[in-house]
Molecule: transfer RNA
Organism: marine eukaryotic metagenome
RNA sequence: CAGGUGUGGUUUAGUGGUAAAACGUCGCCUUGCCAAGGCGGAGUCGGGGGUUCAAUUCCCCUCACCUG
Repeated sequence: CAGGUGUGGUUUAGUGGUAAAACGUCGCCUUGCCAAGGCGGAGUCGGGGGUUCAAUUCCCCUCACCUG
C1' cells in the first nucleotide's frame, strides 16, 4: 500500500423495514439427591460520521485482527 473479517459469554445466521439460532448463564417445575428433561428470563450489530421516512445491511473515516 491492496484485499478480507468484526453480530449476546462462545460459535455463527441475517445484507435496507420488529436482530435470530445453538451452546452457555439465571430462575422455576420434575427427583429422596445428582444428572437428564420441560418451561421461562436476562444478555448482542467494534467506534464515529454521511445517505435514507427507515441502516447490522449502502458510502466515508477510524480501531483491532488476518492475508498478500